[in-house]
Molecule: transfer RNA
Organism: Bernardetiaceae bacterium
RNA sequence: GAAGGAGUAGCCGAGGUGGUCAAGGCGCCGGCCUGAAAAACCGGAGAUACAGGUUCAACUCCUGUUUCCUUCA
Numbered sequence: 001g002a003a004g005g006a007g008u009a010g011c012c013g014a015g016g017u018g019g020u021c022a023a024g025g026c027g028c029c030g031g032c033c034u035g036a037a038a039a040a041c042c043g044g045a046g047a048u049a050c051a052g053g054u055u056c057a058a059c060u061c062c063u064g065u066u067u068c069c070u071u072c073a
Base pairs, nucleotide, nucleotide: 001072002071003070004069005068006067007066010026011025012024019056028044029043030042031041049065050064051063052062053061
């Protein structure tokens, strides 16, 4: 330098046909329980790498940028 893949909450991690609700686990907060904790149970908050475009509507499609991984040179 070329090609391909990935970036979703503090961490891990799914999603698809563009459609309004963005799953789940750990963690965090509150409650319940206990003499007190732990565990279990109930409830809650928090996320689509960045910028632009298309569209009534974009995490999803298109373009560029950026970080990481793989292959080739």